The prediction has a mean pLDDT of 88. c-di-GMP-I riboswitch aptamer from a soil metagenome, 89 nucleotides, folded computationally.

[in-house]
RNA sequence: GAUAAAGGCAAACCCGUCGAAAGGCGGGGACGCAAAGCCAUGGGUCUACAGUCACGUCCGCGCGUGACCAUGACCGCCAGGUUGCCGAA
Numbered sequence: 001g002a003u004a005a006a007g008g009c010a011a012a013c014c015c016g017u018c019g020a021a022a023g024g025c026g027g028g029g030a031c032g033c034a035a036a037g038c039c040a041u042g043g044g045u046c047u048a049c050a051g052u053c054a055c056g057u058c059c060g061c062g063c064g065u066g067a068c069c070a071u072g073a074c075c076g077c078c079a080g081g082u083u084g085c086c087g088a089a
Base pairs, nucleotide, nucleotide: 001086008033009032013028014027015026016025017024018023031076037082038081039080041079042078043077044074045073046072051068052067053066054065055064056063057062
């Protein structure tokens, strides 16, 4: 960062699978991407199993609802680090 060349990746959605979920993985499929390769380092966003608190129900145990909460997730949210193809202006 080009109406170049060789290529690459793969959104949504569908199927299968793991997971409490967010989401991941595999197959199909292409919205797009000059790093849409890799890394959770700084922000940001998402989920809340478990835990805590409150309320409701109950004689009680339990059950239900709400709020908080990452040690979970997103690199195709931004930044950063790092590796890489080509070589016109």